[in-house]
RNA sequence: UGCUUAUUAAGAAAGACGGAGGGAUUAGACCCAACGAAGUCUUAGCAACCUGUGCCAACAAGGUGCUAAUUUCUAUCCCGAUUUUAUCGGGAGAAGAUAAGUU
Repeated sequence: UGCUUAUUAAGAAAGACGGAGGGAUUAGACCCAACGAAGUCUUAGCAACCUGUGCCAACAAGGUGCUAAUUUCUAUCCCGAUUUUAUCGGGAGAAGAUAAGUU
């Protein structure tokens, strides 16, 4: 790097450096940002997965991770509702992210 499985509506901040972007890609929206974006470092916190304790619920915080908005929302397919052709709701799929295993 690839593959498989599971989860993905909750949770959780400051300082320093930095200096214009960011919210995964494509398209359309919308939002954040010089009252300082991305990124790096330090400390703190959260508890998703592994790990430990426990009959379970939970607890712990060792490993990875995470700390604006549902993965910010929509887009592909199926079903239903409303009836006036556009909305709403539900489910599935694709992709992303994270963890564990494996190649």

SAM riboswitch aptamer (S box leader) from Pedobacter sp., 103 nucleotides, folded computationally.